Molecule: transfer RNA
Organism: Didymodactylos carnosus
RNA sequence: CGCUUUGUAUAUCAAUGGUAGAUAAUUUUGCUAAUAACAAAAACGUUGUGGGUUCAAUCCCCACCGAAGCAC
Numbered sequence: 001c002g003c004u005u006u007g008u009a010u011a012u013c014a015a016u017g018g019u020a021g022a023u024a025a026u027u028u029u030g031c032u033a034a035u036a037a038c039a040a041a042a043a044c045g046u047u048g049u050g051g052g053u054u055c056a057a058u059c060c061c062c063a064c065c066g067a068a069g070c071a072c
Base pairs, nucleotide, nucleotide: 002070003069004068005067006066007065010024011023012022013021018055026042027041028040029039030038048064049063050062051061052060
């Protein structure tokens, strides 16, 4: 240099073109003599960056950046 996979909340992961969710963690409240467990609520995303296609892009296309791997 070439090829493959991948990048989404603090973390692990969903979402097969129609306004992004789950679990854990965090915070608050309830319960308890107290803690844990349990229950309820809240907060947390410019979906890696920049373009293109489309009425509409996490999703399709291109380039770049990061990560993992294959071949040489």